[in-house]
RNA sequence: GGAGCCGGCCGGGCGGCCGCGGUCCCGUGAGGGAUCGAGGAAAGUCCGGACUCCACAGGGCAGGGUGCUGGGUAACGCCCAGGCGGGGCGACCCGCGGAAAGUGCAACAGAAAGCAAACCGCCUCCCGGCGGGUCGUACGGCUGCCGGGCGGUAAGGGUGAAACGGUGAGGUAAGAGCUCACCAGCGCGCCGGGCGACCGUCGCGGAUCGGCAAACCCCACCCGGAGCAAGGCCAAGCAGGGAGCGAGGCCGGCCAAGCCGGCCGCGGGCGGCCCGUCCGAUGCUCCCGGGUAGGCCGCGUGGGCCUUCGGGCCCUGAGGGUCGCGGUGACGCGGCCCCCAGAGAGAUGGCCGCCGCCCGCGCAAGCGCGGGCACAGAAUCCGGCUUACAGGCCGGCUCCUCAC
Numbered sequence: 001g002g003a004g005c006c007g008g009c010c011g012g013g014c015g016g017c018c019g020c021g022g023u024c025c026c027g028u029g030a031g032g033g034a035u036c037g038a039g040g041a042a043a044g045u046c047c048g049g050a051c052u053c054c055a056c057a058g059g060g061c062a063g064g065g066u067g068c069u070g071g072g073u074a075a076c077g078c079c080c081a082g083g084c085g086g087g088g089c090g091a092c093c094c095g096c097g098g099a100a101a102g103u104g105c106a107a108c109a110g111a112a113a114g115c116a117a118a119c120c121g122c123c124u125c126c127c128g129g130c131g132g133g134u135c136g137u138a139c140g141g142c143u144g145c146c147g148g149g150c151g152g153u154a155a156g157g158g159u160g161a162a163a164c165g166g167u168g169a170g171g172u173a174a175g176a177g178c179u180c181a182c183c184a185g186c187g188c189g190c191c192g193g194g195c196g197a198c199c200g201u202c203g204c205g206g207a208u209c210g211g212c213a214a215a216c217c218c219c220a221c222c223c224g225g226a227g228c229a230a231g232g233c234c235a236a237g238c239a240g241g242g243a244g245c246g247a248g249g250c251c252g253g254c255c256a257a258g259c260c261g262g263c264c265g266c267g268g269g270c271g272g273c274c275c276g277u278c279c280g281a282u283g284c285u286c287c288c289g290g291g292u293a294g295g296c297c298g299c300g301u302g303g304g305c306c307u308u309c310g311g312g313c314c315c316u317g318a319g320g321g322u323c324g325c326g327g328u329g330a331c332g333c334g335g336c337c338c339c340c341a342g343a344g345a346g347a348u349g350g351c352c353g354c355c356g357c358c359c360g361c362g363c364a365a366g367c368g369c370g371g372g373c374a375c376a377g378a379a380u381c382c383g384g385c386u387u388a389c390a391g392g393c394c395g396g397c398u399c400c401u402c403a404c
Stems, first nucleotide, its partner, number of pairs: 001400010012355007020037007039375001043386002046384005051227004063223005068082005083096005097218002102216002104212002119157002121153003125149006132143004165183006184208001186205004191200003231297004240288006248264007266280005302315005317339001319338008356373008
């Protein structure tokens, strides 16, 4: 200098003007002032929890999830460390229970794909044809080539993601774990190391083919349901229930309470009045429970105590920052400091100036003009994962080349 690997971080800055939302203070009010106001992913809503309500003796079945080992954590499918396998020269990256319990699956190609299988090739034998040589008087025998047939053969070719281990020797008509030696692999066992996954040395045994469990399944462990529109408090109007007022009195029935009936009277409706007729609460006041609209809480730190009103102290939060200690690490423990957006149809925006970066154009060549500044945007909160992201910064490491 070039090419990479891993981890962390920023993601326009400053100032002015106007506007919006929360909290506090001042003001009778209109309003004014102070202060705070998006993210690393606020996203997808994929996991795990806190919190709330409902359900719940215990156990099992069904259903769902997770899956090497050990640890971390409130918990997890997350994280850390390790083991094994695979990829890369390497930094490093990717994967993970069981296929020898059983059932099942494998497109296309290929002869054959589940337990074996013969397309080409190789080989013995048989049949036919042809040619040369040789033996032979001749028929014929041996030998070579071509074609066909019955078989043998898993060494070689070819197909496929996958075709029954490799090297050598023996063996054979040709071959083949057919036999043997070694290697690989599988199973069993001893010893040693490790908490463990597993690793190492050695011995023995059978000639020994695999894949898929994100197919059913088996094994181990975990899991109640719904979700802040959870849930709690207050509570108009309308509807419902009750009490009182409003005109009641007398008589009768049933033992009474009360109910029913009759008569007189009262009130209201039939436009007003009289007659007649109908009704006995549809009126007014108050109360009740449930509960709608609406409001408050949940809800952004919350709560308590003291106060000279300036503040101080204590508790609380899987809260934030920093320092120290323990641990290889994830992380844990302790000290000190700090409270950090909070709406409820949903605020966090716009303009201008200077600077920074990027793009385009123009040239007088280092200036001018124009445009842009990624992905995206809180809604109960937290821990993760995944996905999106212009441009840039920092740290550690690897490989190649060059110079000293």
This is a predicted structure of a 404-nucleotide RNA (Bacterial RNase P class A) from an Actinomycetota bacterium. The source organism's lineage runs through Bacteria, Bacillati and Actinomycetota. It is recorded under the gene name rnpB. Model confidence (mean pLDDT): 75 of 100. Its Rfam family is "Bacterial RNase P class A". It is annotated as a ribozyme. Rfam's curators write: Ribonuclease P (RNase P) is a ubiquitous endoribonuclease, found in archaea, bacteria and eukarya as well as chloroplasts and mitochondria. The RNAcentral record of the sequence draws on ENA.